This is a predicted structure of a 108-nucleotide RNA (SAM riboswitch aptamer (S box leader)) from a Cyclobacteriaceae bacterium.

[in-house]
């Protein structure tokens, strides 16, 4: 950088510095942002994995991560489900499955 596997509807602050943008990517929406956005440090929390100790249970050591909104909605495939129009499909809601991201943990 790849690839493999597990999660992804929960949960969790605030100060400095910094100065205008941000929610990965494209398109369409919606939110956030001068009551300061992203980023960089600090101290706090959370708790997903993996680690150390542990009566091996709680809980605890340390590594990563995370702290707006379902991964903020949606979009690509399937339903014998629901509903509406047509007549054998079309739209709309639900579901449910991939992509594609994000983190972790193993391998190259």
């Nucleotide at each position: 950088u790849a690839c493999u596997u597990a999660u992804c509807a929960a949960g969790a602050a605030a100060g400095a510095c910094g100065g205008a943008g941000g929610g990965a990517u494209u398109g369409g929406g919606c939110c956030c942002g001068a009551u300061g956005a992203a980023g960089u440090c600090u101290u706090a929390g959370c708790a997903a994995c993996c680690u150390u100790g542990g009566c091996c249970a709680a809980c605890u050591u340390g590594g990563u991560g995370c702290u707006a909104a379902u991964u903020c909605c949606c979009a690509g495939c399937c339903u014998g489900g629901c509903g509406g129009g047509a007549g054998u499909u079309c739209c709309g809601c639900a579901g449910g499955c991939a992509a594609a991201g994000a983190u972790g943990a193993g391998u190259a």

Background: The model forms 91% of the base pairs in the Rfam consensus.